[in-house]
Molecule: transfer RNA
Organism: Gordonia sp. PP30
RNA sequence: GCCCCCCUAGCUCAGGGGAUAGAGCGUCCGCCUCCGGAGCGGAAGGUCGUAGGUUCGAAUCCUACGGGGGGCA
Numbered sequence: 001g002c003c004c005c006c007c008u009a010g011c012u013c014a015g016g017g018g019a020u021a022g023a024g025c026g027u028c029c030g031c032c033u034c035c036g037g038a039g040c041g042g043a044a045g046g047u048c049g050u051a052g053g054u055u056c057g058a059a060u061c062c063u064a065c066g067g068g069g070g071g072c073a
Base pairs, nucleotide, nucleotide: 001072002071003070004069005068006067007066010025011024012023013022018056027043028042029041030040031039049065050064051063052062053061
């Protein structure tokens, strides 16, 4: 330098045009318990990397940029 992949909750990841964006773990609260853990119930937490574009409608499609990983040279 060229090519490919990834970026969504604190972490690991689903979701690939239309619902109020989800799960597990973690955090917090409650129940239980002598106390804690485990278990059970609930809650908080997201400008979906950034900016444009396409579309009636974008986390999802396109472009550029940023960050990370891999391959070739």